[in-house]
About this RNA: Predicted 3D model of a 100-nucleotide RNA (Bacterial small signal recognition particle RNA) from bacterium HR28. Its Rfam family is "Bacterial small signal recognition particle RNA". Rfam describes the family as follows. The signal recognition particle (SRP) is a universally conserved ribonucleoprotein involved in the co-translational targeting of proteins to membranes. By type it is a non-coding RNA gene. Model confidence (mean pLDDT): 77 of 100.

RNA sequence: GGUUGGGUCCCACGCGGCGAGGAGCCGUGAACCUGGUCAGGGCCGGAAGGCAGCAGCCAUAAGCGGUUUCCCUCGGGCGACGUGGGAGUGCCUGGCCGGA
Numbered sequence: 001g002g003u004u005g006g007g008u009c010c011c012a013c014g015c016g017g018c019g020a021g022g023a024g025c026c027g028u029g030a031a032c033c034u035g036g037u038c039a040g041g042g043c044c045g046g047a048a049g050g051c052a053g054c055a056g057c058c059a060u061a062a063g064c065g066g067u068u069u070c071c072c073u074c075g076g077g078c079g080a081c082g083u084g085g086g087a088g089u090g091c092c093u094g095g096c097c098g099g100a
Stems, first nucleotide, its partner, number of pairs: 001097008009086006015079002018075005024067005034059004042051003
């Protein structure tokens, strides 16, 4: 000096992680207008029994609280992660060839 790559730059996608919401799980949760069981008491009946059903208990709806692993959705100047495409006048770096 020539040639050929990579990084830095831009875009897209992917991956990871962060934040938010949802789902799920646990707890709580209705005087009555949810359900089940319905003491006591009430009603019907000659009786046997039956009927409705308050409290209580149980299970739950809406809601509220908690929650971690996985799952779903969304978001962004998070990432010395990956892939592809692009720009390349500049900077850094590697290989090969030739010359001094």

The sequence was found by an Rfam model in a public genome assembly.